[in-house]
Molecule: SAM riboswitch aptamer (S box leader)
RNA sequence: UGCUUAUCCAGAAAGACCGAGGGAUUAGGCCCUUUGACGUCUUAGCAACCUGUUGCUUAAUAAGGUGCUAAAUCCUGCCGAUACGGACAGAUAAGAA
Numbered sequence: 001u002g003c004u005u006a007u008c009c010a011g012a013a014a015g016a017c018c019g020a021g022g023g024a025u026u027a028g029g030c031c032c033u034u035u036g037a038c039g040u041c042u043u044a045g046c047a048a049c050c051u052g053u054u055g056c057u058u059a060a061u062a063a064g065g066u067g068c069u070a071a072a073u074c075c076u077g078c079c080g081a082u083a084c085g086g087a088c089a090g091a092u093a094a095g096a097a
Stems, first nucleotide, its partner, number of pairs: 001097001003095006013043005021032003026077004044069003049065003052061003073089001078086003
């Protein structure tokens, strides 16, 4: 980097540094942001995909590997007649190459 499978309306923030944009991409909308966003680091937390432990098939735990901690993956866009479902794209995990 592409492939396969699963999940994506739940959950979980403080401090320090930085200093103007940010919310993946493109368009529209909406929102966050100098009362300091985004990002980086530290600490804390959430979750339970893999490993571990207990249980022995429903699970529990949270030690390890990841991940995550505004808004449904922020919403819409394409298809189906819709409030809904599906597709595409994306994110995360596990697996094989």